RNA sequence: AAUAAAUUUAGGGGAGAGUCCUGAAUGGCAGGCACCGAAGGGGCAAAUCCCAUUCACCAUAAAAUGUGGAUGAAACUCUCAGGUAUAAGGACCCUAGAUUUAUA
Repeated sequence: AAUAAAUUUAGGGGAGAGUCCUGAAUGGCAGGCACCGAAGGGGCAAAUCCCAUUCACCAUAAAAUGUGGAUGAAACUCUCAGGUAUAAGGACCCUAGAUUUAUA
């Protein structure tokens, strides 16, 4: 110097869901009801491991079985949080820079 990955900074793209009710009257406020999933958070599948049982003269291994245990991802699921605005936020994607790690 190159490539890849991670983190981070800047720029760009970026969905969903309320013309509801009450609060004298407005509201992006408060409460209620309804709704959404893409900040964050919770849950789990395959699989792997363990345990128990079956089998067996005994031991080991293997195999099978189990409302048994542990680990276990997501954009799936829950809706705690958040949201139902054009603002803000926004998973994720793209570009550029920086740092770290790996490779040769």
Model confidence (mean pLDDT): 75 of 100. Predicted 3D model of a 104-nucleotide RNA (Glycine riboswitch aptamer) from Anaerolineales bacterium UBA4823. Taxonomically the source falls in Anaerolineales (Bacteria, Bacillati, Chloroflexota, Anaerolineae). It was read from a public genome assembly, where an Rfam model found it. The model forms 91% of the base pairs in the Rfam consensus.